[in-house]
Background
Predicted 3D model of a 105-nucleotide RNA (SAM riboswitch aptamer (S box leader)) from a Solirubrobacteraceae bacterium. Model confidence (mean pLDDT): 86 of 100. Rfam family: SAM riboswitch aptamer (S box leader). Rfam's curators write: The SAM riboswitch is found upstream of a number of genes which code for proteins involved in methionine or cysteine biosynthesis in Gram-positive bacteria.
RNA sequence: GACACAUCCAGAGGGGUGGAGGGACUUGGCCCAUCGAAACCCCGGCAACCUCCCGCAGAAGAAGGUCCCAGAGCGGGCACGGUGCCAAUUCCUGACAGAUGUGUG
Numbered sequence: 001g002a003c004a005c006a007u008c009c010a011g012a013g014g015g016g017u018g019g020a021g022g023g024a025c026u027u028g029g030c031c032c033a034u035c036g037a038a039a040c041c042c043c044g045g046c047a048a049c050c051u052c053c054c055g056c057a058g059a060a061g062a063a064g065g066u067c068c069c070a071g072a073g074c075g076g077g078c079a080c081g082g083u084g085c086c087a088a089u090u091c092c093u094g095a096c097a098g099a100u101g102u103g104u105g
Base pairs, nucleotide, nucleotide: 002104003103004102005101006100007099008098013043014042015041016040017039021032022031023030026094028092029091044086045085046084049082050081052077053076054075055074056073064069090097
């Protein structure tokens, strides 16, 4: 990078280096930025996708369903581990899409 699924109106910033851009792309807007943008590093934080723990149910087949197929759920907790994220609803709008996680090959 491809495909599938879930989520995207909640939440969470300081410092150092850096030195002019940034808010993915595009139309139109609106913002952020020399009172220091992007990027990188350090520290801190948010959240809870995966992991992990507990309870209940369950391969003598759960949830679900197009109904005899399907193939592991539901609820709660932690924040050690793997990611992610920390202006504004993915900043808004039209179009196309994009981002993150998990799984598959």
The source organism's lineage runs through Bacteria, Actinomycetota, Thermoleophilia, Solirubrobacterales and Solirubrobacteraceae. The sequence was found by an Rfam model in a public genome assembly.